[in-house]
RNA sequence: UUUGAUCCUGGCUCAGAACGUACGCUGGCGGCACGCCUAACACAUGCAAGUCGAACGAAGUAGCAAUACUUAGUGGCAGACGGGUGAGUAACAUGUGGGUAUCUACCCUUUGGCCUGGAAUAACACGAGGAAACUUGUGCUAAUACCGGAUAAGUCUUUACGGAGAAAGCUUUAUGCACCAUUGGAUGAGCCCGCACUUGAUUAGUUUGUUGGUAGGGUAAUGGCCUACCAAGACUAUGAUCAAUAGCUGAUUUGAGAGGAUGAUCAGCCACAUUGGGACUGAGACACGGCCCAAACUCCUACGGGAGGCAGCAGUGGGGAAUCUUGCACAAUGGAGGAAACUCUGAUGCAGCGAUGCCGCGUGAGUGAAGAAGGCCCUUGGGUUGUAAAGCUCUUUCGUCGGGGAAGAAAAUGACUGUACCCGAAUAAGAAGGUCCGGCUAACUUCGUGCCAGCAGCCGCGGUAAUACGAAGGGACCUAGCGUAGUUCGGAAUUACUGGGCUUAAAGAGUUCGUAGGUGGUUGAAAAAGUUAGUGGUGAAAUCCCAGAGCUUAACUCUGGAACUGCCAUUAAAACUUUUCAGCUAGAGUAUGAUAGAGGAAAGCAGAAUUUCUAGUGUAGAGGUGAAAUUCGUAGAUAUUAGAAAGAAUACCAAUUGCGAAGGCAGCUUUCUGGAUCAUUACUGACACUGAGGAACGAAAGCAUGGGUAGCGAAGAGGAUUAGAUACCCUCGUAGUCCAUGCCGUAAACGAUGAAUGUUAGCCGUUGGGGAGUUUACUCUUCGGUGGCGCAGCUAACGCAUUAAACAUUCCGCCUGGGGAGUACGGUCGCAAGAUUAAAACUCAAAGGAAUUGACGGGGGCCCGCACAAGCGGUGGAGCAUGUGGUUUAAUUCGAAGCAACGCGCAGAACCUUACCAGCCCUUGACAUACCGGUCGCGGACACAGAGAUGUGUCUUUCAGUUCGGCUGGACCGGAUACAGGUGCUGCAUGGCUGUCGUCAGCUCGUGUCGUGAGAUGUUGGGUUAAGUCCCGCAACGAGCGCAACCCUCGCCCUUAGUUGCCAGCAUUUAGUUGGGCACUCUAAGGGGACUGCCGGUGAUAAGCCGAGAGGAAGGUGGGGAUGACGUCAAGUCCUCAUGGCCCUUACGGGCUGGGCUACACACGUGCUACAAUGGUGGUGACAGUGGGCAGCGAGCACGCGAGUGUGAGCUAAUCUCCAAAAGCCAUCUCAGUUCGGAUUGCACUCUGCAACUCGAGUGCAUGAAGUUGGAAUCGCUAGUAAUCGCGGAUCAGCAUGCCGCGGUGAAUACGUUCCCGGGCCUUGUACACACCGCCCGUCACACCAUGGGAGUUGGUUUUACCCGAAGGCGCUGUGCUAACCGCAAGGAGGCAGGCGACCACGGUAGGGUCAGCGACUGGGGUGAAGUCGUAACAAGGUAGCCGUAGGGGAACCUGCGGCUGGAUCACCUCCUU
Repeated sequence: UUUGAUCCUGGCUCAGAACGUACGCUGGCGGCACGCCUAACACAUGCAAGUCGAACGAAGUAGCAAUACUUAGUGGCAGACGGGUGAGUAACAUGUGGGUAUCUACCCUUUGGCCUGGAAUAACACGAGGAAACUUGUGCUAAUACCGGAUAAGUCUUUACGGAGAAAGCUUUAUGCACCAUUGGAUGAGCCCGCACUUGAUUAGUUUGUUGGUAGGGUAAUGGCCUACCAAGACUAUGAUCAAUAGCUGAUUUGAGAGGAUGAUCAGCCACAUUGGGACUGAGACACGGCCCAAACUCCUACGGGAGGCAGCAGUGGGGAAUCUUGCACAAUGGAGGAAACUCUGAUGCAGCGAUGCCGCGUGAGUGAAGAAGGCCCUUGGGUUGUAAAGCUCUUUCGUCGGGGAAGAAAAUGACUGUACCCGAAUAAGAAGGUCCGGCUAACUUCGUGCCAGCAGCCGCGGUAAUACGAAGGGACCUAGCGUAGUUCGGAAUUACUGGGCUUAAAGAGUUCGUAGGUGGUUGAAAAAGUUAGUGGUGAAAUCCCAGAGCUUAACUCUGGAACUGCCAUUAAAACUUUUCAGCUAGAGUAUGAUAGAGGAAAGCAGAAUUUCUAGUGUAGAGGUGAAAUUCGUAGAUAUUAGAAAGAAUACCAAUUGCGAAGGCAGCUUUCUGGAUCAUUACUGACACUGAGGAACGAAAGCAUGGGUAGCGAAGAGGAUUAGAUACCCUCGUAGUCCAUGCCGUAAACGAUGAAUGUUAGCCGUUGGGGAGUUUACUCUUCGGUGGCGCAGCUAACGCAUUAAACAUUCCGCCUGGGGAGUACGGUCGCAAGAUUAAAACUCAAAGGAAUUGACGGGGGCCCGCACAAGCGGUGGAGCAUGUGGUUUAAUUCGAAGCAACGCGCAGAACCUUACCAGCCCUUGACAUACCGGUCGCGGACACAGAGAUGUGUCUUUCAGUUCGGCUGGACCGGAUACAGGUGCUGCAUGGCUGUCGUCAGCUCGUGUCGUGAGAUGUUGGGUUAAGUCCCGCAACGAGCGCAACCCUCGCCCUUAGUUGCCAGCAUUUAGUUGGGCACUCUAAGGGGACUGCCGGUGAUAAGCCGAGAGGAAGGUGGGGAUGACGUCAAGUCCUCAUGGCCCUUACGGGCUGGGCUACACACGUGCUACAAUGGUGGUGACAGUGGGCAGCGAGCACGCGAGUGUGAGCUAAUCUCCAAAAGCCAUCUCAGUUCGGAUUGCACUCUGCAACUCGAGUGCAUGAAGUUGGAAUCGCUAGUAAUCGCGGAUCAGCAUGCCGCGGUGAAUACGUUCCCGGGCCUUGUACACACCGCCCGUCACACCAUGGGAGUUGGUUUUACCCGAAGGCGCUGUGCUAACCGCAAGGAGGCAGGCGACCACGGUAGGGUCAGCGACUGGGGUGAAGUCGUAACAAGGUAGCCGUAGGGGAACCUGCGGCUGGAUCACCUCCUU
């Protein structure tokens, strides 16, 4: 890090340590270590093993000589050590502990000896061959070389009589060194054995010298080591054989430990020396720097033939991410030879190179605030870098220079080396970087960029305000290093021995029987295998640990100790396990007597139903569906009656019943048969549990053969539905379903819960037995089964809970992230379908379980609303007005977009407005502040040019205060710079304001309680309300924002006050006109009034509800308004205003003229006017209210047909005026495109205004279009409402069918909540949470990736049969040759060459196995912001889903059969009432 959040499961990732490391950036010194992990690839050059003249002859050199020295050769010893590497090897290779049938040069030790002969040969000389390497002939010669004879204490051998076998000398003369035989030892080696020692069963069988015996051979020695014969064994599930990988160990590293990983350096063992084979010599080899042969490669060559082997030290090439000098010395420590001197020694000791690692030191110390400059940030105040620097004072480690100078060396001898170390001098002088700064994880800001460039270990960052990219400033960490990459362990209890799990997360085989194995009741005795304790041996050294010591310290080294948890031997103990023996009965089993049962198999029988057939009756339909059609039927169906046939299944009983191991089992009867339970005693005496392999059984579907086929019914056909419908629905219908026999072996084969045993509260049902007590129906009790609830306990939760998912024990099976995949390949089984066993590459950071809150459902319940219904009137059709889209245009400015944009912003575009377009102009600007200079008014008038802005010219005018100073204020003009200006962009950076759900009844909090937690409770429930309104109940008790009330207005009354209002009574007038009055109306201030208060009913005695009850002007919130909770829609607005950021600055700013926003094939919204008689026209003339009015309302009078004009009283308004109200009433018209309707058009006018062409309103006359009540669809309204009628106002010069108000007339209907829409509460399901406009499946198309198959092809490895048969030893032979011995001789013994044979390396032929590479084509899989087709799943996902199987189909899928709930909803049963 999975989620909106939670708990769990579970993977991925990080923080730590280590490294023979590599790479990037950087780099002062020293010490100690380490340095080809890759090509056991190929190697130029030099060196790495020689030595001995006291074994020998000879040659040479020096010397007069004696003699000395040198050396090729013979001879001796050593080249089997030391050094390198890890290819092979899964093995007695290694480790550990034992054993012995053996050998051991040099060394130590014991005993004895060392006598006597002989024949050669190298060197050398002279020849020969050859390019060379080298070979060869003849002749001479020595020995510590070679060969006889003698001797034999001891030795070896034998049949124990006997037999066999030795030697070497040298010389410097010594207690010398060698030599032979022999004893014992030491050292080293050989061989044998127990135990330990990687992975794979997709490797299950292997083996013929194989296993054993006898006899022989061979060896130092045992042994099939080898040979002959005999026997048929030997190994293996405790993993043989085969394959892959690998040197093993001490140790190293990690870890708390147990473990894991590793096997560099150092040390022990093994193996190897270009590849393969072989032996020789020797004490020791089958020999790294020896030999022979074969092969590959390289080199030389005169082409005939030869030479070579760095996995020794340096070094070269190559490979690679990557690993050093062709150094010095034998001074030390070792080694070889030698009597020794000495020689040799790339062992070794040192030096060089490399930050490769570990350790130590330094790059300065103190003081220093003007908190300097510069940088960076900034709210412009400042902050930070920062005592940091500079400055002043001081020191000199390391480094530099100069001087001295060890130890390592026991007598001499020093490569290192003038090294370590010491002294002196000079100067802060020569010496700091790397990574990181979103969380994990210590450390934050600015700029640039704009899903680009890039970052990233995981989560993730970047789409214009990036602490995540790049840069800078600052900061954090480490430091001569720092990061990155790789690997190992850790964290990871994600392999769980310590120390995990399996109902639902991955995980219990479908079930049982049973083999091996594991485990096993009770008592006694014996043994001592396990076990425990003691002792002894071993466990190399080094390492680790502890204590000391030495290098100035440390690293490092040394000394001592402890430890090495192991193995072996031995002594003892006897509780437990084990073994043996003897018992027991509680486990298990047997016997006897009963009981229940859809347990199994076979045979027979039965009735209901369906279908078909036959016959009768009978007539036009039947059938089927949401509705239809296909189909059947006048050739008589359906219906009905009777009869017959056939097959399959067994209603009711019936149940949470019973039986069975599971699958499963249901009519009745008979036969055969398995198991279980209960009771009683008797018997056996642990006989038990589990169970890898194995065996048997195992639904449905399916397969094979033969039957059978009534109904149902995959496939198929047809009809519907549909955009399509390969489906759901309908009509037919084949396999199949049934029987017999044989296969298959799988299911959601489920309780998603393996079997067995024991223990641990209860209560209530039901089933099969037994017992007891009262009594005929109960109660109590006990065993076996089957259910519900529930405590402790457990669980992530849900839940389980004596039928455990509790507590324990035993045994088996299984799991280890998701996908790929239960797939591929291989094996086994199967007739096939397929089953079973069962991976990897690649890919993702999740996948998943339970529960929570929401949202949603073509889920459920309750409730509300002009939501439907009941009504009234409209819209949609016409003409026009207006807004929008679209189109057009130079421009038709911009915004608003379902409801919630569209008579909206716009409460009013001719200019202006105006933001748009064309043209002409201005640039500190039309406007603000600051500075400098000038003028003193500002301004006004006129003329000319121009479309105007503007420009030019003339005339006129001359501010205020005053300390009298061009001092101040103000205004204007000119100039320069800061700046102004922007209706330019971003409403997804924002404030403010607004819309909407919705005037819906909701939204929350504190404390408490419950829950591991998210959360729940409260707020749910029963009633009630318009309301979370109120009442009751309740682990809740309270509170807040909302509701209601408080506010305004209308309706009734009262009080106060009467002018401009009013007038009952009294005067008066044409007139409330005037006097008078304020009672009434009215006005405008304040009060009263209504609260379910009263009565009756109902309800729970509550809240409340009902009343054609009272009273009252008003009755149940009286009507209306204002008032809008938490929040939702990134809703709207940057063009009201404000504002961050970005952009423009002679223009995206400003001014002006003209044009445009008014266009017009078309589409939509909102309205007006109509289509007419409830009307038109004419006449008549009554009754309102709200409001407005001074650049105004304008009476009256006059003129005009009229709009209007002229004149003008009054009114800054309860005073004057707008002001005429209209529907109403009376007459006429008589159903028609009309006396309806008024569009359009012509002419003539009026008004406003600078101006009426584009483009205003109005008037008169004339004209007289569409339209006869409007399709689908859709809107408003529940009472003073709808409908209808007029009036006023804002804006405004003018312009109103719009908007905001006002009054007049004044209805109809509401049964009701089934349905549509919206909303509220509760509940349920969910794979949704961007929340159903969600999620999501499969084919197809495209790109990329890995992989399976694949005709074949290439290579490796292994194997069988056969062929060939180098070198070599062995066996036989030995015709050729032959010094030593025998022999007088001939000759012999012996030997050599040669020949033959078996064995055998390489090689060849043929055939297998196995592994890997490539491969046309092909299969599926995975991945990929915006492709196509559908919509399968998640809600009852719209046909519930899923599992197995079979068929079908573009695809998800559909259908049949059987099964599951991991399905929603309603209900099923019985009885009663209506």

Predicted 3D model of a 1474-nucleotide RNA (small-subunit ribosomal RNA) from an uncultured bacterium.
Model confidence (mean pLDDT): 84 of 100.
It matches the Rfam family "Bacterial small subunit ribosomal RNA".